[in-house]
RNA sequence: GCCAGGAUAGCCAAGGUAGUCACGGCGCGUGUCUGAAAAACAUGAGAUCUCGGUGCAAUUCCGAGUCCUGGCA
Numbered sequence: 001g002c003c004a005g006g007a008u009a010g011c012c013a014a015g016g017u018a019g020u021c022a023c024g025g026c027g028c029g030u031g032u033c034u035g036a037a038a039a040a041c042a043u044g045a046g047a048u049c050u051c052g053g054u055g056c057a058a059u060u061c062c063g064a065g066u067c068c069u070g071g072c073a
Base pairs, nucleotide, nucleotide: 001072002071003070004069005068006067007066010026011025012024019056028044029043030042031041032040049065050064051063052062053061
């Protein structure tokens, strides 16, 4: 330099053929339980990399950029 894949809560991670409460695990808050804690159970809060385009509507489609991973040279 060229090609491919990826970026979604504090961490990991699914989904995406546009419209619904954005699935789930760990962690965190609250409650039940306990003498107190842990465990368990119930419940709650928190997320779509940036900019632009298309469109009634973009996390999703298109373009560019940044970063990460792999392959080729």
This is a predicted structure of a 73-nucleotide RNA (transfer RNA) from a Patescibacteria group bacterium. Lineage of the source: Bacteria > Bacteria candidate phyla. The same sequence occurs in records of 2 taxa. Model confidence (mean pLDDT): 83 of 100. It matches the Rfam family "tRNA". Rfam's curators write: Transfer RNA (tRNA) molecules are approximately 80 nucleotides in length. It is annotated as a transfer RNA.